Order: sequence, then structure tokens, then C1' cells
RNA sequence: UACUUAUCAAGAAAGGCGGAGGGUUUUGGCCCUGUGAAGCCUUGGCAACCCAUACAUCUAACUCAGUUGUAUGAAGGUGCCAAUUCCAUUUCUACUUAAAUGUAGAAGAAGAUAAGUC
Repeated sequence: UACUUAUCAAGAAAGGCGGAGGGUUUUGGCCCUGUGAAGCCUUGGCAACCCAUACAUCUAACUCAGUUGUAUGAAGGUGCCAAUUCCAUUUCUACUUAAAUGUAGAAGAAGAUAAGUC
């Protein structure tokens, strides 16, 4: 870098350096920001993907090993700590409108994170 699978309505911030942008990208909104953005560092926290334990389950009985699920935990590997991934963008459905005009729902695309594969 590419691919596969899972998740994305919850949760969790202070300080120092820094000095103007930020919310991934196009476009349109909306919002955060000199009462200090991005980035870096320190400390703290959240969560539970990997992980640990217990129970159940399945893999042709049992053991081992593994699968799936539930509960509990948080030492370690990541991740995260404004707003649903801030909202929309493409398609479909229902209703609506003079009109993709607007509303709602579903799917998709793109993206993020984790685990795995090459």
C1' cells in the first nucleotide's frame, strides 16, 4: 500500500509549548476557534478490538485445542476523549410540493478504528 471481517446514536480533559486555523476529501450547510485552532509534550480519563477469567455452546463421546455467545475484569498492545463519522451529497421507498420542493426511512459510497491476510 492492497484485501477480508467487525464496529461507528454511548463514553471520557486538564496543564505546558505553540500561534491560525480546524471539523478527512469535492460541493453546500452548520459549527468550534486569540476566553488561543492545528501540531508536539506531560498527566489524567473513556472504552473494551486484541487480551485475562468464569459459564454455556458447537466442532461425532471424553481430554486437548479451537468456534460462538454471555458475564466480569483492565496488567499489557492499539484506539479514543465538541457536536451521530457534525449534517447532507448517490440510489431506492413512503408521504408531500408548482418544482429533488420538503420530510421520514432504508441501502450505498467515502472515511475512521481494531483484528487478520499478502

A computed fold for a 118-nucleotide RNA from a Sphingobacteriia bacterium, annotated as SAM riboswitch aptamer (S box leader). The sequence was found by an Rfam model in a public genome assembly. NCBI's taxonomy places the organism under Bacteria, Pseudomonadati, Bacteroidota, Sphingobacteriia. Its Rfam family is "SAM riboswitch aptamer (S box leader)". About the family: The SAM riboswitch is found upstream of a number of genes which code for proteins involved in methionine or cysteine biosynthesis in Gram-positive bacteria.